[in-house]
Context: one part of a larger RNA
RNA sequence: CUUUCUCUAAGGAACUCAGCAAAAUAGCCCAAUAACUUUGGGAGAAAAGGUGCCUCCUCACAAAGGGGGUCGUAGUGACUAGGCUCGAGCGACUGUUUACCAAAAAACACAGGUCUCCGCAAAAUCGUAAGACCAUGUGUGUGGGCUGAUGCUUGCCCAGUGCCGGAAGGUCAAGGAAGUUGGUGACCUAAUGAUAGGGGAGCCGGCGCCCGAAGCCGUGGUGAAUGACGGUCAUAACUAUAACGGUUCUAAGGUGACAAAAUUCCUUAUCAGGUAACUUCUGACUUGCACGAAAGUUGUAACAAUCUGGACACUGUCUUGGAGAGAAGCUCG
Repeated sequence: CUUUCUCUAAGGAACUCAGCAAAAUAGCCCAAUAACUUUGGGAGAAAAGGUGCCUCCUCACAAAGGGGGUCGUAGUGACUAGGCUCGAGCGACUGUUUACCAAAAAACACAGGUCUCCGCAAAAUCGUAAGACCAUGUGUGUGGGCUGAUGCUUGCCCAGUGCCGGAAGGUCAAGGAAGUUGGUGACCUAAUGAUAGGGGAGCCGGCGCCCGAAGCCGUGGUGAAUGACGGUCAUAACUAUAACGGUUCUAAGGUGACAAAAUUCCUUAUCAGGUAACUUCUGACUUGCACGAAAGUUGUAACAAUCUGGACACUGUCUUGGAGAGAAGCUCG
């Protein structure tokens, strides 16, 4: 030097990304306990007091209580053994997950909500099939999607995409098919013949009026389906702003709520609070680069090895070092 501990004047977070680490708190009894709240909680809130031993009394010899006395700085005298509080974000909660770089979370799940499929030989899933599962269940039941307790709410658009309905019209396959047409063909005609012309039935083809399902087109509906939710010019008796107006495009032009936000680039926006001083934090403002309503919006008690800011207590985190003990190492032996 490394490592595990103990102590440290004065200060007390000045350390640091961050009070990381350490210190502090601590058991039991007693009385006392705020905002808020879903009335259950919050709560061990907080803040305060007591605690040994001896003796007497109540008493049952225990425990508990009361009176008196006594020692110490200190009586849960060692061990054991919550730090507390205020504000904000996120997720309601208990739970689950990242074995083996780091990360337990704001991710997953959840009760609740809603949409949708399915009438039982059910839908969905596995299997070529038999069959299995769902389920020895039967719509207060299964399956699938999204959201995620609870409170207040959940706006507009069906043009595109998807899904559903209806079946009038257009288009439309295999197949059927009236008809038409080609080849072959017994045979006929011409010729001495090779050959040429014609040709019944059958067979092999070509075309085809017409019939012909779903689908698509067309039509209507549907957003807690996939999704979308404008631009520009100008205007009020200071200025500024624009309730008002013009124009253009669209299916419709973002409503309520919230907002420099886990979202804000410019940006350390601006104002206020907190500090002597704060890019963090809190409250507002709204000019939302690029919030927004079940990929939910916004509040919210409780909860959390969650994230973030402040205060108290406390401390070697620090000013700034120092002293000591153990271990390993090193040296000697």